[in-house]
Context: one part of a larger RNA
RNA sequence: ACCAACGAGUUAAUUUUUGCGGCAUGCAUAAGUGAUUGUUGUCACCGAUGCGAAGUGAAAGCGAGCUGUAACAGGCGAUACGUCGCAAGGAUUAGACCCGAAGCCGGGUGAGCUACGCAUGAGCAGGGUGAAUCCCGCGUAAAAGCGGGAGGAGGCCCGCACCCACUCGCCGUUCAACACGAGGGGAUGACUUGUGCGUAGAGGAGAAAUUCCAAUCGAACUCGGCCAUAGCUGGUUCUCUCCGAAAUAGCUUUAGGGCUAGCGUCGUGUUAACUAUUCAUGGGAGGUAGAGCUACUGAAUGGGCUCGCCGCCGCAAGGUAGGCAGUCCAAUCAAACUCCGAAUUCCUGUUUGAAACUAUCACGGCAGUCAGAACUACGGGGCUAAGCUCGUAGCUCAAAAGGGAAACAGCCCAGAUCGUCAGCUAAGGUCCCAAAAUCCAUGUUAAGUGGGAAAGGAAGUGUAAUUUCUCAGACAGCUAGGAGGUUGGCUUAGAAGCAGCCAUCCUUUAAAGAGUGCGUAACAGCUCACUAGUUUAGAGAUCAUGCGCCGAAAAUGUAACGGGGCUAAACAUGGUACCGAAGCUACGGAUUGUCCGCCUUGUGCGGGCAGUGGUAGGAGAGCGUUCUCUAUGCGCUGAAGUCGGACGGGCGACCGCCGGUGGAGCGUAGAGAAGUGAGAAUGUUGGU
Numbered sequence: 001a002c003c004a005a006c007g008a009g010u011u012a013a014u015u016u017u018u019g020c021g022g023c024a025u026g027c028a029u030a031a032g033u034g035a036u037u038g039u040u041g042u043c044a045c046c047g048a049u050g051c052g053a054a055g056u057g058a059a060a061g062c063g064a065g066c067u068g069u070a071a072c073a074g075g076c077g078a079u080a081c082g083u084c085g086c087a088a089g090g091a092u093u094a095g096a097c098c099c100g101a102a103g104c105c106g107g108g109u110g111a112g113c114u115a116c117g118c119a120u121g122a123g124c125a126g127g128g129u130g131a132a133u134c135c136c137g138c139g140u141a142a143a144a145g146c147g148g149g150a151g152g153a154g155g156c157c158c159g160c161a162c163c164c165a166c167u168c169g170c171c172g173u174u175c176a177a178c179a180c181g182a183g184g185g186g187a188u189g190a191c192u193u194g195u196g197c198g199u200a201g202a203g204g205a206g207a208a209a210u211u212c213c214a215a216u217c218g219a220a221c222u223c224g225g226c227c228a229u230a231g232c233u234g235g236u237u238c239u240c241u242c243c244g245a246a247a248u249a250g251c252u253u254u255a256g257g258g259c260u261a262g263c264g265u266c267g268u269g270u271u272a273a274c275u276a277u278u279c280a281u282g283g284g285a286g287g288u289a290g291a292g293c294u295a296c297u298g299a300a301u302g303g304g305c306u307c308g309c310c311g312c313c314g315c316a317a318g319g320u321a322g323g324c325a326g327u328c329c330a331a332u333c334a335a336a337c338u339c340c341g342a343a344u345u346c347c348u349g350u351u352u353g354a355a356a357c358u359a360u361c362a363c364g365g366c367a368g369u370c371a372g373a374a375c376u377a378c379g380g381g382g383c384u385a386a387g388c389u390c391g392u393a394g395c396u397c398a399a400a401a402g403g404g405a406a407a408c409a410g411c412c413c414a415g416a417u418c419g420u421c422a423g424c425u426a427a428g429g430u431c432c433c434a435a436a437a438u439c440c441a442u443g444u445u446a447a448g449u450g451g452g453a454a455a456g457g458a459a460g461u462g463u464a465a466u467u468u469c470u471c472a473g474a475c476a477g478c479u480a481g482g483a484g485g486u487u488g489g490c491u492u493a494g495a496a497g498c499a500g501c502c503a504u505c506c507u508u509u510a511a512a513g514a515g516u517g518c519g520u521a522a523c524a525g526c527u528c529a530c531u532a533g534u535u536u537a538g539a540g541a542u543c544a545u546g547c548g549c550c551g552a553a554a555a556u557g558u559a560a561c562g563g564g565g566c567u568a569a570a571c572a573u574g575g576u577a578c579c580g581a582a583g584c585u586a587c588g589g590a591u592u593g594u595c596c597g598c599c600u601u602g603u604g605c606g607g608g609c610a611g612u613g614g615u616a617g618g619a620g621a622g623c624g625u626u627c628u629c630u631a632u633g634c635g636c637u638g639a640a641g642u643c644g645g646a647c648g649g650g651c652g653a654c655c656g657c658c659g660g661u662g663g664a665g666c667g668u669a670g671a672g673a674a675g676u677g678a679g680a681a682u683g684u685u686g687g688u
Base pairs, nucleotide, nucleotide: 001688002687003686004685005684006683011094012093013092014091015090016089017088018087019086020085021084022083023082026051027050028049032045033044034043035042036041055062056061065076066075067074097235098234100232104225105224106223107222108221109220115199116198117197118196119195120194121193122192123191124189126158127157128156129154133150134149135148136147137146138145162186163185164184166183167182168181169180201217203213204212205211210219238622239621240620241619242618243617248261249260250259251258252257262369263368264366265365266364267363268362269361275359277355278354279353280352282348283347284346285345290340291338292337297334298333299332301330302329303328304327305326306325308324309323310322311320312319313318372397373396375394376393377392378391379390380389381388402413403412404411417589418588419587420586422585423584424583428579429578430577431564432563433562437576439575440574441573442572443571444570450566456550457549460547461546462545463544465542466541467540468539469538477534478533479532480531481530483507484506485505488502489501490500513528517526518525590612591611592610593609594608595607596606597605598604599602623677625674626673627672628671629670630669631668632667633666634665641661642660643659644658645657647656648655649654
């Protein structure tokens, strides 16, 4: 891991609701007694007692009333719903659907491991160093001291056994639940070790580490209390049918738990009320969006004015760039501003009508839900950040499959009763992958834009418009002129159109600035404005808008159309076809509710209409397993079990039939009772 078997809402008491039944001039007995009986049970008796028949008050008590107040008011009752049994749904108390703690307490068992202690034994190759002390010599007044020798001290040195465990390697499903290899430390000592004994869990021991007390130690192990408790996790076994939620509010030592309400389901009730819902209409409510502000409260910009105040100047009179305040003009802002003011919305027991057809309401049984998610709209928080967070309204998912969005709970379309190799459509699509237009008409785009992005930039290109010049010749090009007073004045070394400052006139002219730029040290030189000629028909400027361009850098590999590929197979506008879903239709079947008809009154048959996605959950109807009772059957001419089948029946759980195997029991019908259904629980046991 797989297979098989086992494996979870039970039982009792009390209580409540529903169904069925008995009795009701109330119902029922419990224990007990008697009779009968093979066990067991059955029948009868007995009326303690319980419920009901009257309530109310704290109570005495009173009583269809009682209580209450000084008195009213008010509160609970009267007009009516019994009791016992069986079954089912719930609740409570019990282990109470099953498995699961860490722990707490009590009684015992442990010091053959280990810690420390007591008693009694044992062990420590070899080598080195050379303390005290003693002897001899020198030395001293005597000592001290010095030298030599003997001596053999030491938690001394090196190093086996022995003890330890510092480093690295190796091992790390191991040789081993701590070993092995190479090194390392102690090795006469606070040494090591044998045996016997002692200390015990609210404890012992501890050269002290929460360390050890039998691979277990912040409190050993074992049995018991014990099925401890677990608002927590996991699991909870056959089928079909009808309906179908919630993730909210209030309270909570409450926040992942509960209680009540809300939302679901089943029953009963008036089978009916304009009960509820929607729409139209009549009547009514309002202060949001917007807008506005000499209409208030505030904010806020520029300017003007003013016996005002401050500052500055001034002896003063007075003056004045400025600040504050007031006022006027102009342009503004506000969730907690409003002179105004929609759309949507809300109310209507006091309007009327329509649609739909019980969706509404009351009471009762049973729930589940209290972690919600994205999206759209309007708002608060945040950064007008977040697959962010908090509201309100809606929608889908949750609990919804199907088609589209390449893939993609929450987006778009659409709600799957079943069958069909039939048809029509929705969203979305129609060149190929890949079902359907290489469809029609008119334009746009040249960027593979389409098929990712901003501020900003640009003689890209289409459309619409305003305006200037123009056959008296425009715009561009070419030819020619572009002069004189004058080198204007000032400044300056110089300043001559052209460093800078001031002024910017006059003349000749077709025209020509006291000069547009380049240039020179300053001049010179080139050029422009302006003019004439030539040529010739459009040229220039601005604004709006459609589609494009640049801006544009990322990590495995094109990789920002799903791919191929496309100049339409892109974009815009209009049109006609077609494809396309579990939608709708067609045909056939099943089932639920309701209505109608029929008779053989049945859980009937036929027809009409409306339904039949579904988690938690409510309600209904069934299948199968084991056993019991009654009735009736099958079986060695082969029961159960088991293997196989392409066979039959049932919506299904399942039930039959046929064949093999097997070798002795097993069905059917009507009732009854449950150790009654396995795929999951790191389930339990066995097998492979």

The part of an RNA shown here (large-subunit ribosomal RNA, domain II) has 688 nucleotides and comes from a Candidatus Moraniibacteriota bacterium.
Its mean pLDDT, the model's own confidence on a scale to 100, is 84.
Rfam family: Bacterial large subunit ribosomal RNA. Rfam links the family to the GO terms structural constituent of ribosome and ribosome.